The RNA shown here (c-di-GMP-I riboswitch aptamer) has 105 nucleotides and comes from an uncultured Nitrospirota bacterium.
RNA sequence: CUUUGCUCAGAGCAAACCUCGGGAAACCGUGGGACGCAGAGCUUCGGGGCUGAGGGAGAAGUCGGGCGCCAGGAGCCCGCUCCCGAUGCCUGCCGGGCCGCCAAA
Numbered sequence: 001c002u003u004u005g006c007u008c009a010g011a012g013c014a015a016a017c018c019u020c021g022g023g024a025a026a027c028c029g030u031g032g033g034a035c036g037c038a039g040a041g042c043u044u045c046g047g048g049g050c051u052g053a054g055g056g057a058g059a060a061g062u063c064g065g066g067c068g069c070c071a072g073g074a075g076c077c078c079g080c081u082c083c084c085g086a087u088g089c090c091u092g093c094c095g096g097g098c099c100g101c102c103a104a105a
Base pairs, nucleotide, nucleotide: 002105003104004103005102012037013036017032018031020029021028022027035092041098042097043096045095046094047093048090049089050088055084056083060081061080063079064078065077066076067075
């Protein structure tokens, strides 16, 4: 230097869940906690996934409110649901790039 890897040793990280905080949410940070991890170290470079704010569409729902009407119906407007939608998020989803402990060859 290259390859292989948990098998030795010294280490390391920390899932779910809970406390506190941030966020519209996904999720993130803090403290606890260990499911597990040969890079569960760093990086959104590629793929994939999650959320859906700001925004968009409407011919749908006939749900709520308002207008209208003698009454009723039609109609109109607004909101909500549904749909679209990352510029948000996930590296412990997969791959790439960079850095790296130990052992063996």
Of the family's consensus pairs, 95% are formed in the model. The prediction has a mean pLDDT of 76.